This is a predicted structure of an 80-nucleotide RNA (c-di-GMP-I riboswitch aptamer) from a Chloroflexota bacterium. The coordinates come from a structure-prediction model, not an experiment, and the mean pLDDT is 81. NCBI's taxonomy places the organism under Bacteria, Bacillati, Chloroflexota.
[in-house]
């Protein structure tokens, strides 16, 4: 000196809830808030879940949720 492994401390994200704002909704964003996350970092790809619309019904079309759960990618510090 480098590599694993790893505690604390630092960054990070930010449920409910409230204000503002945009959507017909589900929901988003922006700012408070404090349940929680080592991927709660990215993609709606499979399932799930919820909206909107159209069917007589079965179902269809289009949409939100990756902080439902599986995949792909990517991916921070660190003592003894």
């Nucleotide at each position: 000196g480098g590599g694993g492994c790893g505690a604390a401390a630092g960054g990070g994200c930010u449920a409910a809830c409230c204000c503002a704002u945009c959507g017909u909704g589900a929901g988003g964003u922006g700012g408070g808030g404090g349940c929680g996350c080592a991927a709660a970092g990215u993609u709606a790809u499979g399932g799930g879940u919820c909206c909107c619309g159209c069917c007589a019904a079965g179902g269809c079309u289009g949409g939100a949720u990756c902080g439902c759960c599986a995949a792909a990618c990517u991916g921070c510090c660190g003592a003894a």